[in-house]
Context: one part of a larger RNA
RNA sequence: AACGAACGCUGGCGGCGUGGAUAAGGCAUGCAAGUCGGACGAAUUUUCUAGCUUUUCCGGAAAAUUAGUGGCGAAAGGGUGCGUAACACGUGGGUAAUCUGCCUCAAUGACUGGGAUAACUCGUCGAAAGAUGAGCUAAUACCAGAUGUGACCACGUCUUCUUCGGGAGAUGAGGUAAAAGGACGGGGACGACUUCGGUCGCCUGUCGCAAUGAGAUGAGCCCGCGGCCUAUCAGGUAGUUGGUGAGGUAACGGCUCACCAAGCCUAUGACGGGUAGCUGGUCUGAGAGGAUGGUCAGCCACACUGGAACUGAGACACGGUCCAGACUCCUACGGGAGGCAGCAGCCGAGAAUCUUCCGCAAUGGGCGAAAGCCUGACGGAGCGACGCCGCGUGUAGGAUGAAGGCCUUCGGGUUGUAAACUACUGUCACUUGGGAAGAAACUUGUCUUGGUGAAUAAUCAGGACAAUUGACUGUACCAAGAGAGGAAGCCACGGCUAACUCUGUGCCAGCAGCCGCGGUAAGACAGAGGUGGCUAGCGUUGUUC
Numbered sequence: 001a002a003c004g005a006a007c008g009c010u011g012g013c014g015g016c017g018u019g020g021a022u023a024a025g026g027c028a029u030g031c032a033a034g035u036c037g038g039a040c041g042a043a044u045u046u047u048c049u050a051g052c053u054u055u056u057c058c059g060g061a062a063a064a065u066u067a068g069u070g071g072c073g074a075a076a077g078g079g080u081g082c083g084u085a086a087c088a089c090g091u092g093g094g095u096a097a098u099c100u101g102c103c104u105c106a107a108u109g110a111c112u113g114g115g116a117u118a119a120c121u122c123g124u125c126g127a128a129a130g131a132u133g134a135g136c137u138a139a140u141a142c143c144a145g146a147u148g149u150g151a152c153c154a155c156g157u158c159u160u161c162u163u164c165g166g167g168a169g170a171u172g173a174g175g176u177a178a179a180a181g182g183a184c185g186g187g188g189a190c191g192a193c194u195u196c197g198g199u200c201g202c203c204u205g206u207c208g209c210a211a212u213g214a215g216a217u218g219a220g221c222c223c224g225c226g227g228c229c230u231a232u233c234a235g236g237u238a239g240u241u242g243g244u245g246a247g248g249u250a251a252c253g254g255c256u257c258a259c260c261a262a263g264c265c266u267a268u269g270a271c272g273g274g275u276a277g278c279u280g281g282u283c284u285g286a287g288a289g290g291a292u293g294g295u296c297a298g299c300c301a302c303a304c305u306g307g308a309a310c311u312g313a314g315a316c317a318c319g320g321u322c323c324a325g326a327c328u329c330c331u332a333c334g335g336g337a338g339g340c341a342g343c344a345g346c347c348g349a350g351a352a353u354c355u356u357c358c359g360c361a362a363u364g365g366g367c368g369a370a371a372g373c374c375u376g377a378c379g380g381a382g383c384g385a386c387g388c389c390g391c392g393u394g395u396a397g398g399a400u401g402a403a404g405g406c407c408u409u410c411g412g413g414u415u416g417u418a419a420a421c422u423a424c425u426g427u428c429a430c431u432u433g434g435g436a437a438g439a440a441a442c443u444u445g446u447c448u449u450g451g452u453g454a455a456u457a458a459u460c461a462g463g464a465c466a467a468u469u470g471a472c473u474g475u476a477c478c479a480a481g482a483g484a485g486g487a488a489g490c491c492a493c494g495g496c497u498a499a500c501u502c503u504g505u506g507c508c509a510g511c512a513g514c515c516g517c518g519g520u521a522a523g524a525c526a527g528a529g530g531u532g533g534c535u536a537g538c539g540u541u542g543u544u545c
Base pairs, nucleotide, nucleotide: 001544002543003542005541006540007539008538009537012391013390014389015388016387017386018384019383025347026346027345029344030343031342034072035071036070039069040068042066043065044064045063046062047061048060049059051058079302080301081300089226090225091224092223093222094221095220098219099218103215104214105213106212108210109209111145112144113143114142120135121134122133123132124131125130151176152175153174155172156171157170158169159168160167161166182207183206184205185204186203187202190201191200192199193198228274229273230272235265236264237263240262241261242260243259244258245257246256247255277299278298279297280296281292282291283290284289304325305324306323307322308321327338328337329336330335355381357380358379359378363377364375365374366373367372394424395423396422397421404415405414406413407412428486430481431480432479433478434477438472443467444466445465446464447463448462449461450460451459452458489534490533491532492531493530494515495514496513500529501528502527503526504525510517511516
């Protein structure tokens, strides 16, 4: 000098930060991942109805809601630092050994068919969790066939590059594999069907679908170099090191396997043991260096413990699945359920670390055409002097140098302009009144320019105008009012080290960082007066330089 600090005494206000460092111990409760009806069938409710009808019912239309099938998301965001001495991290390269949903651009296509199943209905079993049988139905769910711009596979020819393994491109003739013409809008002739309401064909816009190329983004793998302690760890290693072949992977590779060879690492420290997430940074220091890695940011690892795969563009998946284990809970004893190292909160251990708060208004994320919904991310508020910074607790005058206290050589000295008193001021707090910025978008409506288009329809892109949205918050801030009123402590005073006397005690009680004080005048103990230092703090302890 510093701190994620703790403890003691004390404590007025505000701003900005910061707060489970120990038990990766165990967890009650609530919330933290949903969304889409413009993919699909259905159900419920409400309203309307020139059909039908006396009405109800039935049929039709519209709106809203819902579980299920289906799609996307759930691999992000958030937490923690157990493990890890490792290509984990940092930095610089390689990938001619690779993948990449959503997004952008380019170009090609979307043909013909099929069978189911959940929901639902009717049963059965079970305490429950749940399971099961029969029947019905739809799709952008599933399956079969066709086609093949391009892609992939093997072969031939040519060009070019190369790390000489191969890569890129052109071309020829073979082989392999695709899709949902679905959803929502608009349109005037014509045609088909019609319950006469319309539906479909046709034209057209947006979104979506399939194969592909390029990009962007993200990821995988490989390599050089760099960063702890220990030799009271000196030899280690059999998939071990290399080769051939095969399998596997998005991909190289003993990654795995069969066979062959006997290699490979090591005092430039292998192997073993201990400790530890790494970095940007942070603290200190003139620097070199030393220590450290909390908050913020990047990467990694983990999700009760151990193991495994499934789905998927992406996981071997914190709030998914399966198996085993420990623990907890429910049970009708047959069987089941759970995982806060998410946000709050509880217990425990501890010197020690907060609210079971408000809001999606902003920023960002997921879904959706959109409205919107979800979001303990985030934005805010609350608690804690835990830290840093700012402000205040008054200002000026005021000597009979009042009283009181303390000291005294009894003369006086000191507290001390300090107080009283007089004149002012009005920060903060208090009361009253006014009162923001953070909000611009999205969207909707009107007008308008351009694109697509047969179109003045519709839609897309842009512009103008209008409407709408604030948790914090009646907050910040501004103005007025009243009144010195509500706001000072802590430590030290022998030397180091700024600051001295009295009383008490009598090697006792006690102090102490070191030297050392205390045994009858103690500037060192205790109290008081005084003084010094810092100040909403001050001291002590711990740790680092």

This is a predicted structure of a 545-nucleotide part of an RNA (small-subunit ribosomal RNA, 5' domain) from an uncultured bacterium. Model confidence (mean pLDDT): 84 of 100.